[in-house]
About this RNA:
A computed fold for an 88-nucleotide RNA from Candidatus Hikarchaeia archaeon HikBin5, annotated as transfer RNA. The coordinates come from a structure-prediction model, not an experiment, and the mean pLDDT is 81.

RNA sequence: GCAUAGGUAGCCGAGCCAGGUCAAAGGCGCAGGGUUUAGGACCCUGUCUCGUAGGAGUUCGCAGGUUCGAAUCCUGCCCUGUGCACCA
Numbered sequence: 001g002c003a004u005a006g007g008u009a010g011c012c013g014a015g016c017c018a019g020g021u022c023a024a025a026g027g028c029g030c031a032g033g034g035u036u037u038a039g040g041a042c043c044c045u046g047u048c049u050c051g052u053a054g055g056a057g058u059u060c061g062c063a064g065g066u067u068c069g070a071a072u073c074c075u076g077c078c079c080u081g082u083g084c085a086c087c088a
Base pairs, nucleotide, nucleotide: 001084002083003082004081005080006079007078010028011027012026020068029047030046031045032044033043034042048057049056050055061077062076063075064074065073
């Protein structure tokens, strides 16, 4: 350089093909509670921001575009893995 797969919350990892029911499954971690003599294990709840709550707002590598509406479609760029090529 070419091809291909990917980038999602503290971490891992679904969702993308076929746009809306998504603050986005599940697991880990963390916080509180239950259980236990205690610890572990197990169970329940919570875990982006604001709010007592109903609810509101902002998010899916970065920047644009399409659309009433984008994690999802399109374009460019950045980064990572793999394969191939180059290496006088």